[in-house]
Molecule: Lysine riboswitch aptamer
Organism: mouse gut metagenome
RNA sequence: UGAUAGAGGCGCGGAUUUCAUGAGUAGCCGGGAACAACGGUCAGGGGGACUGUUCCCGGGAAAAGGGAAAGCCGCCGAAGAGGUGCUGUACCCCAUAUAUCACCUCUGGGACGUAUGCAGAAUAUGCUGCGGACUGUCACAUCAGUGGAGCGCUAUCGU
Numbered sequence: 001u002g003a004u005a006g007a008g009g010c011g012c013g014g015a016u017u018u019c020a021u022g023a024g025u026a027g028c029c030g031g032g033a034a035c036a037a038c039g040g041u042c043a044g045g046g047g048g049a050c051u052g053u054u055c056c057c058g059g060g061a062a063a064a065g066g067g068a069a070a071g072c073c074g075c076c077g078a079a080g081a082g083g084u085g086c087u088g089u090a091c092c093c094c095a096u097a098u099a100u101c102a103c104c105u106c107u108g109g110g111a112c113g114u115a116u117g118c119a120g121a122a123u124a125u126g127c128u129g130c131g132g133a134c135u136g137u138c139a140c141a142u143c144a145g146u147g148g149a150g151c152g153c154u155a156u157c158g159u
Base pairs, nucleotide, nucleotide: 001158002157003156004155005154006153009076011075012074013073014072016070017069018068019067028059029058030057031056032055033054034053035052039051040050041049042048044094045093046092047091079107080106081105082104083103084102085101087099088098089097090096108135109134112131113130114129115128117127118126119125137148138147139146140145
């Protein structure tokens, strides 16, 4: 210096099936009431299109994302997050949100606690920040410990 193979453990991610939640909610149908046309709806501004909006009663009535279980698949920067850029979607433009891809930056890992944090229907869950322990790895120490980062570490082979 290159290749191959490995390890961390409630280890990471993906899709399929079933189940619960979403929800007796949205939209739809019937009845009633109120407001409105200089109004209202399409989340924001402008344009454009449409002609209603809200509440109550009755009827019948979803889905997606996210979650749990089962086994399967790909793996150990597994993967996640933030930023920038092209493209697509949301009636058009701006903005915003979101999805794939590319580039840059950060994070060894899981759990727990915490934040009037963000997303979310949610008290589920995910993400981020902070915290003290735990854990794997290497270095320095040696009594106890201290410190670093995965472009790392271990093994084998080659140069």